[in-house]
Context: one part of a larger RNA
Molecule: small-subunit ribosomal RNA, central domain
Organism: uncultured bacterium
RNA sequence: UUGGGCGUAAAGCGUACCGAUAGGUGGUUUUGGUAGUUUUGGGUAAAAGCCAGAAGCUCAACUUCUGCGUUUGCUCAAAAUACUCCAAGACUAGAGGGACAAAGAGGUUGCUGGAACAAACGGUGUAGUAGUGAAAUGCGUUGAUAUCGUUUGGAACACCGAAAGCGAAGGCAGGCAACUGGGUGUCACCUGACACUGCUAGGACGAAAGCGUGGGGAGCGAAUGGGAUUAGAUACCCCAGUAGUCCACGCUGUAAACGAUGAGUGCUAGGUAUUUGCGAGUAUCGACCCUCGUAUGUACCGUAGCUAACGCGUUAAGCACUCCGCCUGGGGAGUACGGCCGCAAGGCUAAAACUC
Numbered sequence: 001u002u003g004g005g006c007g008u009a010a011a012g013c014g015u016a017c018c019g020a021u022a023g024g025u026g027g028u029u030u031u032g033g034u035a036g037u038u039u040u041g042g043g044u045a046a047a048a049g050c051c052a053g054a055a056g057c058u059c060a061a062c063u064u065c066u067g068c069g070u071u072u073g074c075u076c077a078a079a080a081u082a083c084u085c086c087a088a089g090a091c092u093a094g095a096g097g098g099a100c101a102a103a104g105a106g107g108u109u110g111c112u113g114g115a116a117c118a119a120a121c122g123g124u125g126u127a128g129u130a131g132u133g134a135a136a137u138g139c140g141u142u143g144a145u146a147u148c149g150u151u152u153g154g155a156a157c158a159c160c161g162a163a164a165g166c167g168a169a170g171g172c173a174g175g176c177a178a179c180u181g182g183g184u185g186u187c188a189c190c191u192g193a194c195a196c197u198g199c200u201a202g203g204a205c206g207a208a209a210g211c212g213u214g215g216g217g218a219g220c221g222a223a224u225g226g227g228a229u230u231a232g233a234u235a236c237c238c239c240a241g242u243a244g245u246c247c248a249c250g251c252u253g254u255a256a257a258c259g260a261u262g263a264g265u266g267c268u269a270g271g272u273a274u275u276u277g278c279g280a281g282u283a284u285c286g287a288c289c290c291u292c293g294u295a296u297g298u299a300c301c302g303u304a305g306c307u308a309a310c311g312c313g314u315u316a317a318g319c320a321c322u323c324c325g326c327c328u329g330g331g332g333a334g335u336a337c338g339g340c341c342g343c344a345a346g347g348c349u350a351a352a353a354c355u356c
Base pairs, nucleotide, nucleotide: 003328004327005326006325007310008309012324014205015204017203018202023197024196025195027091028090029089030088031087032086033085035084036083037080038079039078040077041076042075043074044073051067052066053065054064055063056062094194095191096190097189098187099186100185101184106180107179108178109177110176111175112174113157117153118152119151120150121149122148123147124146128139129138165172166171210251211250212249213248214247215246219245220244224240225239226238227237262323263322264321265320266319267318270301271300272299273298274297276295277294278293279292280291281290305312306311329356330355331354338349339348340347341346
C1' cells in the first nucleotide's frame, strides 16, 4: 500500500528480438457522431438509525411526531462540442522505404604467417644447472645448462594500439578470401502515423567455471605429491603435476552479467578533445593540411537545476510525458516446502515460526 521511492541507503529483469495476439499510450488537420466530459431540469436514493425541535410514560433510558440531511451516487430528458473517443477524408515534422557515400577487433566458415615456447634428432662443448629472503626437493657425466641446425606440436597474436572502433548484452584484435547482420552521413524521390512500451505463453542470445560424447594437449595450472617456512602451515615461496584451459556437437543459464543508472520522445548555458561523414572558406594546377559550420558516436570540465552528501549536469541523476520491471526495518533467507527446468552440480519461483 490511491503514498514515497529505485547511481552509492531496500529497489532497473544479464540482453535485445518476434512483439505474435493482448493491454496501456499516441503527430498535424477537416467534416460528421455525441460514447466519455460539461451545463440545466426531472425521478429515485425504503423504514429504523444519526442531527435539530416538540410531545408521551413522575425523570431518564425508551417511544412517538415534525423537519433537515444522505456518501454529492444511480437513472431519464434537453443542450454544449474545447479536449479524449468513434467513423470518413486530407497532410508530412514521427516511422519506414529509395538513391549515393564512407567507416568499423560486428558475426560465421575456410586458408595462411612470423616471433616465442616445448619435445625429438644431430653438431660444438664440460660440470654444473635451476630455484630462493636463504635453502632444499628437482634436472645433470646414460653428457645437462649454454650454443647452432633440422623436424614435429599446440596455444596466443608483440609493434600498429589510442582516453580509439564495433556490437542488444555477453563480448570482439596476426593476415587474406567468401558469406552475412547492424548503425551513420547526404539528397528530400516514394509510402503516409504504418508509432512507443510491453504482461503472460512460447522461442532466441548469454563471460568464466562446470557437465556429457569424441578429439587434442605446447605453455599455464584447481586437485594431488614432494621441498621449505612455521609452535603448527591442510597456506603464502619453490620443484613437479591431473582435471581444465583448446576443437566439434549437446547441456548448464549464472556473475560486482556494472554506467551498481529500464526503454522511448521533447525541452533546457557553454568550453575542450576525439571517431566517422557532409558543407563552406583559405590554399593549390588539382588535392592533402588548416579554419569555420553541421550531423553522429565517445570522453573530460562546467552553468542553471537536481542531490542526504558524494556527485550528475544536452550521453542528466535537470524539466516533463508514455509504458514496463522492482522496493517497503535487520536476521531467519534468496533458505524451507511445493511446482517447473537440469544428466548432475544446481537454477527459477518463494514463505513462515522465532528473534532484535